[in-house]
RNA sequence: CUAUGAGGUAGAGGUCGCGUUUGUGAUCAGUACUUUCGCAGAGGCCGAAAGCCGAUGAACCGAAAGGAAAGGCACCGACGCCGAAAUCGCGGUUUCAGACCCGCGGUUGGGACUGUAUCCGAACAGGUGCAGGACUGUCUUUGAAGGAAAGUUACCACCCUUCAAAGGAGAGCUAUCCCAGGG
Repeated sequence: CUAUGAGGUAGAGGUCGCGUUUGUGAUCAGUACUUUCGCAGAGGCCGAAAGCCGAUGAACCGAAAGGAAAGGCACCGACGCCGAAAUCGCGGUUUCAGACCCGCGGUUGGGACUGUAUCCGAACAGGUGCAGGACUGUCUUUGAAGGAAAGUUACCACCCUUCAAAGGAGAGCUAUCCCAGGG
């Protein structure tokens, strides 16, 4: 000094970047549930035991009055962040539960849109997978334009910037430090 490898630190992405959360709103839903009345006529809580309720009328069904909540979603704000995180499979804890949490592994660069499959305590909300054409950040390759420095008669290439095309994936990218290897 570095077209190499391991590791550390810092950083960037944005049509709504990601997550957590106070609050608000829609949905859930005029549902569950409660009460009363009617009908009904022996069960109900409760799968089991015990117990309790029930002919002073159980369940079912109908009507009227009252009437939620949770998970899921959206938005403002606050906070933590940039594998942020999400989801799937397996195992385990808690649980009424396919919900929460923990471990291991797989997939996804990012957010939208369209179609489709699938998931859920309901859903035309939403999540995820797949397909599609765009967008966006980044890197690689190729091409074009411009710039800078040394050498050179002068260029080319190397370096920097911009643009275009194609391609890749976060196990990435940028900067820097350190160790190893090589010269």